[in-house]
RNA sequence: GCGCAAGCGGGUGAUGGAGUCCGCCGUAACCGCCCGACAGGGCUGAUGACUCCUGCCAUGAG
Numbered sequence: 001g002c003g004c005a006a007g008c009g010g011g012u013g014a015u016g017g018a019g020u021c022c023g024c025c026g027u028a029a030c031c032g033c034c035c036g037a038c039a040g041g042g043c044u045g046a047u048g049a050c051u052c053c054u055g056c057c058a059u060g061a062g
Stems, first nucleotide, its partner, number of pairs: 001008002010025004016053006032043004
């Protein structure tokens, strides 16, 4: 979005892209953590999981 509904398509899983699998959602799912009354300060990770690419960080070599 379609449908009376079932459902189909779709959306979504803390920052990019792709594939596979898994979960969740339609009155939504989803929107990271810690300290702090607030202000403010600190921390991990580009994955939901796996693989690859891009970006970022650290170390070593050419």

Fluoride riboswitch aptamer (crcB RNA motif) from a Bacillota bacterium, 62 nucleotides, folded computationally. Of the family's consensus pairs, 100% are formed in the model. NCBI's taxonomy places the organism under Bacteria, Bacillati, Bacillota. Rfam family: Fluoride riboswitch aptamer (crcB RNA motif). Gene Ontology terms of the family: positive regulation of gene expression and response to fluoride. The prediction has a mean pLDDT of 79.